[in-house]
The RNA shown here (transfer RNA) has 75 nucleotides and comes from Aureispira sp. The organism belongs to Aureispira, within Bacteria. Rfam family: tRNA. Gene Ontology term of the family: triplet codon-amino acid adaptor activity. Rfam classes the family as a transfer RNA. The sequence was found in a public genome assembly. The coordinates come from a structure-prediction model, not an experiment, and the mean pLDDT is 81.
Order: sequence, then C1' cells, then structure tokens
RNA sequence: GGUGUCAUAGCUCAGCUAGGUAAGAGCACUGGCUUGAAACCCCAGAGGUCCUUCGUUCAAAUCGAAGUGAUACCG
Repeated sequence: GGUGUCAUAGCUCAGCUAGGUAAGAGCACUGGCUUGAAACCCCAGAGGUCCUUCGUUCAAAUCGAAGUGAUACCG
C1' cells in the first nucleotide's frame, strides 16, 4: 500500500441480512429485602444522542459515501 471483518451501557455481546410502537440481555453498580453483621437469592432503579460527519427517506443502530480506530490476510 491492497482486500476483508469489526466499532451499540463500565465490561462481554444481541439487534443490522429484510428501515417502523423512537434500543435490549448477562455481569458489574445503586437502593430495598434478608442477617447479629454480611454474602447469596428475590424486588426495584440508574446507566448508551448505537465511533464521527454527510447523504437517502415520512422515518436510520440498521441503507449509501467519506473519515477515524481495532483486527486478520496479501504484498
């Protein structure tokens, strides 16, 4: 330098193929419950303008373009 894949919550990921009630799970965190005090279980809660910008559309995490970063292969 070329090609492919990936980027969504603090962490690990689903959702993208086929746009639609305007974002979910587990773990972690906070509060409650429990206990002599804790932990576990159980209940509740907080937490993400979906890497950035632009475009298409009535509507974009999802489609298109460019950029950035990570990774694999080729040279």